[in-house]
Context: one part of a larger RNA
RNA sequence: GCCAACGAGUGUAUAGAUGCUGCUUUGGUUAAUCCUGCUCAGCGGGAGAAGCCAUAGGGAAACCGAGAUUUAAUAGAUCGUCCAUCUUUUCUUCGCAAUAAAUUUAUUUUAUUGCGAAGAGAUGAUGAGGUAGCAUUUAUACGACCCGAAGCCAGGCGAGCUUACUAUGGCCAGGAUGAACUCCGACGAAAGUCUGAGGGAGGUCCGAACCGGUUGGUUGUGCAAAACCUUCGGAUGAGCUGUGGUAAGAAGUGAAAAGCUAAUCGAGCCUGGUAAUAGCUGGUUCUCUCCGAAAUAGCUUUAGGGCUAGCGAUCAUCCAUUCAAUUUUUGGGGGUAGAGCUACUGGUUUAAUCGUAAAGGGCGAAAGCUCGACGAUUAAGUCAAACUCCGAAUACCAAAAACGAGGAUGAUCAGUAAGACUGCGGGGGCUAAGCUUCGUAGUCAAAAGGGUAAGAACCCAGAUCGCCGUCUAAAGCCUCUAAAUCUUGGUUAAGUGUUAAAGGAAGUGAUUAGCCGAAGACAGAUAGGAUGUUGGCUUAGAGGUAGCCACCAUUUAAAGAGUGUGUAACAACUCACUAUCAUAUUCCGACUUCGGUCGGAAUUGGCUGAUCGCGCCUAAAAUGUAGCGAGGCUUAAACCAAGUGCUGAAGACGCGACUUCUUGUGUUUUGCACAAGAGGGGUAGGAGAGCAUCCCAACAUCAGUGAAGUAGGAUUCGCGAGAACCUAUGGAGAGGUUGGGAGAGAGAAUGUUGGC
Numbered sequence: 001g002c003c004a005a006c007g008a009g010u011g012u013a014u015a016g017a018u019g020c021u022g023c024u025u026u027g028g029u030u031a032a033u034c035c036u037g038c039u040c041a042g043c044g045g046g047a048g049a050a051g052c053c054a055u056a057g058g059g060a061a062a063c064c065g066a067g068a069u070u071u072a073a074u075a076g077a078u079c080g081u082c083c084a085u086c087u088u089u090u091c092u093u094c095g096c097a098a099u100a101a102a103u104u105u106a107u108u109u110u111a112u113u114g115c116g117a118a119g120a121g122a123u124g125a126u127g128a129g130g131u132a133g134c135a136u137u138u139a140u141a142c143g144a145c146c147c148g149a150a151g152c153c154a155g156g157c158g159a160g161c162u163u164a165c166u167a168u169g170g171c172c173a174g175g176a177u178g179a180a181c182u183c184c185g186a187c188g189a190a191a192g193u194c195u196g197a198g199g200g201a202g203g204u205c206c207g208a209a210c211c212g213g214u215u216g217g218u219u220g221u222g223c224a225a226a227a228c229c230u231u232c233g234g235a236u237g238a239g240c241u242g243u244g245g246u247a248a249g250a251a252g253u254g255a256a257a258a259g260c261u262a263a264u265c266g267a268g269c270c271u272g273g274u275a276a277u278a279g280c281u282g283g284u285u286c287u288c289u290c291c292g293a294a295a296u297a298g299c300u301u302u303a304g305g306g307c308u309a310g311c312g313a314u315c316a317u318c319c320a321u322u323c324a325a326u327u328u329u330u331g332g333g334g335g336u337a338g339a340g341c342u343a344c345u346g347g348u349u350u351a352a353u354c355g356u357a358a359a360g361g362g363c364g365a366a367a368g369c370u371c372g373a374c375g376a377u378u379a380a381g382u383c384a385a386a387c388u389c390c391g392a393a394u395a396c397c398a399a400a401a402a403c404g405a406g407g408a409u410g411a412u413c414a415g416u417a418a419g420a421c422u423g424c425g426g427g428g429g430c431u432a433a434g435c436u437u438c439g440u441a442g443u444c445a446a447a448a449g450g451g452u453a454a455g456a457a458c459c460c461a462g463a464u465c466g467c468c469g470u471c472u473a474a475a476g477c478c479u480c481u482a483a484a485u486c487u488u489g490g491u492u493a494a495g496u497g498u499u500a501a502a503g504g505a506a507g508u509g510a511u512u513a514g515c516c517g518a519a520g521a522c523a524g525a526u527a528g529g530a531u532g533u534u535g536g537c538u539u540a541g542a543g544g545u546a547g548c549c550a551c552c553a554u555u556u557a558a559a560g561a562g563u564g565u566g567u568a569a570c571a572a573c574u575c576a577c578u579a580u581c582a583u584a585u586u587c588c589g590a591c592u593u594c595g596g597u598c599g600g601a602a603u604u605g606g607c608u609g610a611u612c613g614c615g616c617c618u619a620a621a622a623u624g625u626a627g628c629g630a631g632g633c634u635u636a637a638a639c640c641a642a643g644u645g646c647u648g649a650a651g652a653c654g655c656g657a658c659u660u661c662u663u664g665u666g667u668u669u670u671g672c673a674c675a676a677g678a679g680g681g682g683u684a685g686g687a688g689a690g691c692a693u694c695c696c697a698a699c700a701u702c703a704g705u706g707a708a709g710u711a712g713g714a715u716u717c718g719c720g721a722g723a724a725c726c727u728a729u730g731g732a733g734a735g736g737u738u739g740g741g742a743g744a745g746a747g748a749a750u751g752u753u754g755g756c
Stems, first nucleotide, its partner, number of pairs: 001756006011142014027053003033047006057064002067079004083127004088122015145283002148280001152273006163247009172237001174206003177202001181198003185194003210234003216229003249265001251261003286690006296309005310416002312413008322405002326402007338390001339388002345384012360371004419444010449460003464657004469653003475647003478631003484644001486643006497633001503617002507614010524581005530554003535549003560575001564573002585602007658680010691745001693742007701734002709729005715724003
């Protein structure tokens, strides 16, 4: 890693809600316990009214009571107070009609009968309400869906490892150094000093055993849960070591590292309390149908957890001139965007005028001048989230109408309270961020499909299922690749298209303004470009051309007291300016030797600007083109403007099928059939209907003429979970229907066990 098996919302008690069942206007129900029957840890029957709920509420309570509380109150307010329908029947009252009697003779009273209405009582039925049981679901207490800590406490077991101490034993090659002290000798008055010899001290030196473990390497599924090689420290001492003993769990021991106390130590190990607790992580097993969120607010030792509200589901009740959403109309309030400011408040620039001043800078002997400061006025300009003389669009509120189909309340059950991006309006930040924080709308989340080459959030569009039908959306139509090498008019030459700015540039198209032009423009060629004069000053020099001042005049067709190069200064070259040459089209008229010439007019043309369209430069990166998806594309297959077709989705339509809800019809009425209408994306989550496994009861069955199981199947049924049937194997039990009960469904949990 794979396969198989096992593996997670359970039980009890109490309570709420919903459903079903029993009883119920003589309300329901027993608990413990006892008696009894049977197929006896159980089940059935009976007794048992203690107790509980209900039957009356109100009040904090005393207490009162269909009322109660509050209060001075008899006012007001708050919380309460009346079972319903139908059938049968009795009584009372009233009305009408008929009959009989009585008498006041008018049709009056009484009695009986019938019918109708109202009220009261009774009987029965149904419902409501009550109560008990069962089921489902939720809450609370318990291990409480399952697995998972580090830990806390108690009682024991450990010093055969290690630490310290204790008793008794053992061990330390060889070499070096040479203390005290003694003696001989010398010296000395002595104390003593010196030399030599002996001597053999030391937590002395070198270095094996032994003890240790400094450096580097090897090893690192090792030889080894700490080793091996090299190197190194101690090695007569606070030395090393054998054996026995003593001291331990909040305790020991410790030349102290929180070291060591059996490969375990900032509190050992074992067992128990114990299924400790875990606002945390992971996992949580069959199917189909309907609806379908949230990532917000308030509070929280609260911020990754909760409670309440918001948003979802289910059921009930109520409203159907009831009311969402949308549109239109009407009526409202506002102070945002914008705008404005001699309309306030507060900024701000320039100029002018006026004013203020013990004490600003400069100049001056001073008067004073000038610059600046402050205030006001005037003129012009300008700004504001916490300015407003003004002031929208939207939005919001109300009413009406239209269209349309829902809305409100209550009960029960949730989940959510980490959101993300995009557009728009703001704050923070750098008008940075795939940034952060609000508002608003959309999408994703929980949404598949088409487009964008590829992409949660962008554009289009919301998938019940089937169809080799039709039409479209976004986006596209040369090939890859479905559909135009479609039509019309322009632009671009840069492969721009197929990344980017300030800035730069006789790219090119369009529009426009001014000027020049056959009296010859612009560019070009030839020639001139002079004189007073070397202007004055300055200067070593300054002669057009370092600098300063002035910038006249003459000759001229024209020529600056000079536009540049240049020189030490001149010179030289050049420019402005001028003349000539050459040179641009057409029309009209005249003349002509038919070559053309002349006159007039206009235009082509030239120069300098402005605006718009599309291009150019600016433009360097790391695996390989790599900044159109690719090929490739140039009167495009690029761009601009317009048009007609076509392609294109799970969209819409068509046909067929399934299913939910509503309405209607029929019917054998928990339902079924048909028709119409509205629906059927879906995470968390709510609701409904089913399948399968094991066991139990009842009933009817199958099975050696072959049960279960196993293997296979191209067959049948069911939307599906699944169920049949057939064949083979197998060799003894098994399924069906109805009801009941669960150790009731695995792919995930670094899951557990086994196998490979």
Notes: This is a predicted structure of a 756-nucleotide part of an RNA (large-subunit ribosomal RNA, domain II) from a Minisyncoccota bacterium. It matches the Rfam family "Bacterial large subunit ribosomal RNA". Gene Ontology terms of the family: ribosome and structural constituent of ribosome. The prediction has a mean pLDDT of 81.